This is a predicted structure of a 73-nucleotide RNA (transfer RNA) from an Actinomycetota bacterium. The coordinates come from a structure-prediction model, not an experiment, and the mean pLDDT is 81. The RNAcentral record of the sequence draws on ENA. Taxonomically the source falls in Actinomycetota (Bacteria, Bacillati). Rfam family: tRNA. Rfam classes the family as a transfer RNA.
RNA sequence: ACCCUUGUAGCGCAAUGGAUAACGCGUUAGGCUUCUAACCUAAAGAUUGUGGGUUCGAGUCCCACCAGGGGUA
Numbered sequence: 001a002c003c004c005u006u007g008u009a010g011c012g013c014a015a016u017g018g019a020u021a022a023c024g025c026g027u028u029a030g031g032c033u034u035c036u037a038a039c040c041u042a043a044a045g046a047u048u049g050u051g052g053g054u055u056c057g058a059g060u061c062c063c064a065c066c067a068g069g070g071g072u073a
Stems, first nucleotide, its partner, number of pairs: 001072007010025003018056001027043005049065005
């Protein structure tokens, strides 16, 4: 330099171009308990890496860039 791949909540990971972006762990509050853990209930937490484009509609398709991983020279 070029090619491939990944980027979504604090962490892990889903979502066929179409409803309010689902779930687990964690966090917070409450319940239970003598207390803690476990268990039960609820809540908060995502501008989907950045900027554009296509589309009635984009996490998803296209372009450029940024970051991680791999490959070729």